[in-house]
């Protein structure tokens, strides 16, 4: 110098004028009308994806279903977040990424190709065994023929999965033993996984040994473990004001009471509604259709809170404790703005071999420091320092009950470390 890595802080400043929304005080013609003072968006206020506070729901009870999460330890109000680790993968590296339980419950699936995708045989190898055929020898028989043994054929039954061919993947790999041919069938070495014991560790895991096993797939079904009621500030609470019911259809079964003897009341079941998927359980209630009526006012919730800042202690850290200080928007079609001036920052152009100062300047090593020492430029107008003009740009974005996170959008700055190149 270039390319990267991680982390951190910031998010233009000041002034004037005109405006907006709350607060406090004053004046008041009582109209939030006027005046004064003071306050007034973010790191993401966004997406509304997780978690919690808070609020309500006639229950928040049980079971099933469903959903979420999924290495270990810690942090936290809680989390799917954070911190520190383990393991795996990626990167030369600094570092980064991980939806990281179980394939030995079970079944499912594995496109195309291929014989076969966990149970298969196309080519191929064998044909030991049992048949068949041929030949030879021996035996029986008068002969036809029969029998036995041996060799051969690759012919049938059958055996095999080594080799070829397919595929991302072919029953773990290589070599040997073995066999008719073969095969983890057996042996040696090796790969991976599981169990047990052992070393280290709180633990995930790991070291060594031993036994057993061998396709993949669980952001597929499933199994295991943990968690899980629902709705959300238009939640909801209070105050004030207002209101009205009607018509038609239908109205099951049982018990008790009353009497007007087929009606009314009470009650149980059924039906219907609620319990935000289902069942049990619980609560309510005649049911259905049509027409009609009331409500859109005010106050609270609302910003003092798992709050912010500083110091200090514990901890590797996330975080927590102690002490001190501070109060920092609360609107309701939704304020927090606009204009002008000056300055800042970035880039570009020009001034420009300019003017002034000037004997030092820049950068390393050692050292607590004082200091010692190396390299480069300069001590000539020439190093180095200061000064003068203009243009463009100055990102993403806007609270709506409140917090903790995640994700996404976005501007330049600083520090850290890594790799490569150049100079000393």
């Nucleotide at each position: 110098a270039a390319a990267g890595u991680u982390u951190g802080a910031c998010a233009g400043a000041c002034a004037a004028u005109c405006g907006c929304u709350g607060g406090u005080g004053g004046c008041u013609u009582c109209g939030c009308g006027c005046c004064a003072c003071g306050a007034g968006a973010g790191g993401a206020a966004a997406g509304u994806c997780c978690g919690g506070g808070c609020u309500c729901c006639a229950u928040a009870g049980g079971g099933c279903a469903g959903g979420a999460u999924g290495c270990u330890g810690g942090a936290u109000a809680a989390c799917g977040u954070c911190c520190a680790g383990u393991c795996a993968g990626c990167g030369c590296g600094a570092g980064c990424u991980g939806a990281a339980g179980g394939a030995u419950c079970g079944g499912g699936c594995c496109a195309c190709a291929g014989a076969a995708a966990u149970g298969g045989a196309c080519c191929g190898c064998c044909g030991a065994u049992g048949g068949c055929c041929u030949u030879a020898u021996c035996c029986c028989g008068a002969a036809a023929g029969g029998g036995a043994u041996a060799a051969g054929g690759a012919u049938c039954a059958g055996g095999c999965a080594a080799g070829g061919a397919u595929g991302g993947a072919a029953c773990c790999g290589u070599g040997g033993u073995g066999u008719a041919a073969g095969a983890g069938a057996c042996c040696a070495c090796g790969a991976g996984g599981a169990g047990c014991a052992c070393u280290g560790g709180u633990g995930a895991c790991u070291u060594u040994g031993u036994u057993c096993c061998u396709g993949g797939u669980a952001a597929a079904c499933c199994c295991c473990a943990u968690c899980u009621g629902g709705a959300g500030c238009a939640a909801g609470a209070c105050c004030u004001a207002g209101g009205a019911g009607a018509a038609c259809g239908u109205c099951g079964c049982g018990g008790c009471c009353g009497c007007u003897u087929g009606c009314g009341g009470c009650u149980g079941c059924a039906g219907c509604c609620c319990u935000u998927g289902c069942c049990c359980g619980g609560g309510g209630u005649g049911c259905g259709u049509u027409c009609g009526g009331g409500u859109u006012g005010g106050u609270c919730g609302c910003u003092u809170g798992a709050g912010c800042c500083g110091u200090u202690c514990a901890g590797c850290a996330a975080u927590g404790g102690a002490c001190g200080g501070c109060c920092u928007a609360g609107a309701a079609a939704g304020a927090u703005g606009a204009u002008u001036g000056u300055c800042g920052c970035u880039u570009c152009c020009a001034u420009a071999c300019g003017u002034g100062g000037g004997a030092g300047g820049a950068u390393g090593g050692c050292g607590c420091a004082a200091g010692c020492u190396g390299u480069c430029c300069g001590c000539g107008a020439u190093a180095c320092c200061a000064c003068c003009g203009g243009a463009a740009g100055u990102a993403c974005a806007g609270a709506a009950c409140c917090c903790g996170g995640c994700u996404u959008a976005c501007g330049g700055c600083a520090a850290u470390c890594u790799u490569u190149c150049c100079g000393g």